Source information: Model confidence (mean pLDDT): 84 of 100. A computed fold for a 74-nucleotide RNA from Candidatus Saccharibacteria bacterium QS_5_54_17, annotated as transfer RNA. Rfam family: tRNA. Rfam classes the family as a transfer RNA.
RNA sequence: GCGGGAUUAGUUCAGAGGCAGAACACCAGCUUCCCAAGCUGGAAACACGGGUUCGAAUCCCGUAUCCCGCACCA
Numbered sequence: 001g002c003g004g005g006a007u008u009a010g011u012u013c014a015g016a017g018g019c020a021g022a023a024c025a026c027c028a029g030c031u032u033c034c035c036a037a038g039c040u041g042g043a044a045a046c047a048c049g050g051g052u053u054c055g056a057a058u059c060c061c062g063u064a065u066c067c068c069g070c071a072c073c074a
Base pairs, nucleotide, nucleotide: 001070002069003068004067005066006065007064010024011023012022013021018054026042027041028040029039030038047063048062049061050060051059
């Protein structure tokens, strides 16, 4: 340099055009003599910039970071 893959909540993952979800973790309440467990509720995310579309996490282009392969290295 070329090609491919990945990027969504604190963490691990779903979601492939129409309200962004789960588990664990965190916070509050209930329960308990206390703790843990359990139950209920809550906060919290689409890597960045453009484009297409009535509508984009999702499709297209570019950028960034990580991973894999190939090439170059005089």
The sequence is in RNAcentral, with records from ENA. The source organism's lineage runs through Bacteria, Bacteria candidate phyla and Candidatus Saccharimonadota.